Notes
c-di-GMP-I riboswitch aptamer from a Syntrophomonadaceae bacterium, 77 nucleotides, folded computationally. Of the family's consensus pairs, 95% are formed in the model.
């Protein structure tokens, strides 16, 4: 440098539900919670998915759906 995550060790993240707030909604954020998570850090970059809108054009969201980029923890070979 690469590969690989059965075991451990630090240290990390936080579904569901619950409260409080923003937005028309998807969702977001703030606090308790802890199912999971070896990238469940980071880019909405391509797919898919959701929402507005009568529909479409168009906007708008999710990265804890999947690929991609890119960085790095501990540990094994």
């Nucleotide at each position: 440098g690469a590969c690989u995550g059965a075991a451990a060790a630090a240290g990390g993240c936080a579904a569901a539900c619950c409260c409080g707030c923003c937005g028309u909604a998807a969702u977001g954020c703030g606090g308790g919670g802890a199912c999971g998570c070896a990238a469940a850090g980071c880019c909405g970059u391509g797919g898919g998915u959701c929402c507005g809108a009568a529909a479409g054009a168009c906007g708008g969201a999710c990265u804890g759906c999947c690929a991609g980029g890119u960085u790095g923890c501990c540990a094994g070979u």
Overview: The coordinates come from a structure-prediction model, not an experiment, and the mean pLDDT is 83. Its Rfam family is "c-di-GMP-I riboswitch aptamer". Gene Ontology term of the family: cyclic-di-GMP binding. It was read from a public genome assembly, where an Rfam model found it.